The RNA shown here (Bacterial RNase P class A) has 372 nucleotides and comes from Mariprofundus sp.
[in-house]
């Protein structure tokens, strides 16, 4: 200059006119409680407010304990209220690298392993290679055919049961040996550990792959959610008491009548509970800034701040100047004209993780070139 890698921020600005919601004074209406097309004043959406995927708070159910079953997670070690999140290692894998991926257990057992290929898991003769045996021909060879031997060599495929070499053999082959992996086993040193080095001893090597298939092993998890809960409470129609009414009218007392019992009916009165209204609700694991402690996630202290609370749901809409951007011309470090701001939008409230984003800006690093 030129290609990358990780990380962090903003995400239109100013001023003006109207217009919503919440609060706080004032003002008018109104008996109290409350109420408003009035004024002033002050706040009013996000980095993701999404996705509702994970954890935690708070609330209700038994006081949340045990046993089944199910669900997530899983390599140490920390950080937090908690995490499937983060930080710092530790191994394996990718890349020149700065750095990303991925992390229980496949000798406990049981399925799967597409196509392709002879042969996919206590392997396997297609080709080739080696001995036989008989047959044809141009007879020291060559061709095909049988029977056997053989995992070096070709081929297939993501994966064919260790690598080089030397000896061996009809041709091979851990078959034999040397060296190099690789398995177990013991003890050593480092390191909280996961693991790393390095010893010694035994094993020709036996053991593919897959657990986001079943499954084993270990952790941790009760359920259900603000439409949670809790409070006040209208009309209507139902419930219980208490009185009043015993006219009437049903029903029961085996049929009838009297008489009782009861149900309808008026008043009052309680309690449920619907519409409705408050609460719950936003002062918090809060925010900024310094410092100290740790490599870091994060914690301590100090000082300062106060930052929506809506409920058919408010956070807007115009204009004027400017900015970033895009596209056109032009005399091109520039001007002039036209278009122009993205994803999305609280809703009980936090930790995270996913996804979505026009355009812009910082900082640390790696390679590659080039000048000094």
């Nucleotide at each position: 200059g030129g290609a990358g890698u990780g990380g962090c921020c903003c995400g239109g600005a100013u001023g003006g006119u109207c217009g919503c919601g919440g609060c706080g004074g004032g003002g008018g209406c109104g008996u109290g409680c409350g109420c408003c097309g009035c004024c002033c004043g002050u706040c009013g959406a996000g980095g993701a407010a999404a996705g509702u995927c994970c954890g935690g708070g708070c609330u209700g159910c038994a006081u949340a304990g045990a046993g089944c079953g199910g669900a997530a997670c899983g390599c140490c070690g920390g950080a937090u209220a908690a995490c499937g999140u983060c930080c710092g290692g530790c191994g394996g894998g990718g890349g020149c690298g700065a750095c990303c991926c991925c992390g229980g257990g496949a000798c406990a057992g049981u399925g799967c392993c597409a196509c392709a290929g002879a042969a996919a898991a206590c392997a396997g003769a297609c080709c080739g290679c080696c001995u036989g045996u008989g047959a044809u021909c141009u007879u020291g060879g060559a061709u095909g055919a049988c029977a056997g031997g053989u995992a070096a060599g070709g081929g297939u495929g993501a994966a064919a049961c260790g690598g080089u070499g030397c000896g061996g053999u009809a041709a091979g082959a851990g078959c034999g040996c040397a060296c190099c992996g690789c398995c177990c086993c013991g003890g050593c040193u480092g390191g909280u550990a996961a693991c790393a080095g390095g010893c010694g001893g035994g094993g020709g090597c036996a053991c593919g792959g897959u657990a986001a298939a079943c499954c084993c092993c270990g952790u941790u998890c009760g359920c259900a959610g603000c439409a949670a809960g809790g409070c006040c409470a209208a009309a209507u129609a139902g419930g219980g008491a208490a009185g009043c009414g015993c006219c009437a009218a049903g029903c029961g007392u085996g049929g009838c009548u009297c008489g009782c019992g009861u149900u309808u009916g008026c008043u009052u009165u309680c309690g449920g509970g619907u519409a409705g209204g408050c609460u719950g609700c936003u002062c918090g694991a809060g925010c900024c800034u310094g410092u100290c402690g740790g490599c870091a996630a994060c914690g301590g202290c100090a000082g300062g701040c106060c930052c929506a609370g809506a409920u058919g749901a408010a956070u807007g809409a115009c204009c004027a100047u400017c900015c970033a951007c895009c596209u056109g011309c032009c005399g091109c470090u520039g001007g002039c004209a036209g278009g122009g701001g993205a994803c999305a939008g609280a809703a009980c409230c936090c930790g995270g993780c996913u996804u979505a984003c026009a355009g812009g800006g910082c900082c640390a690093c790696u390679c590659c070139g080039u000048a000094u």
It matches the Rfam family "Bacterial RNase P class A". It is annotated as a ribozyme. The organism belongs to Mariprofundus, within Bacteria. The coordinates come from a structure-prediction model, not an experiment, and the mean pLDDT is 77.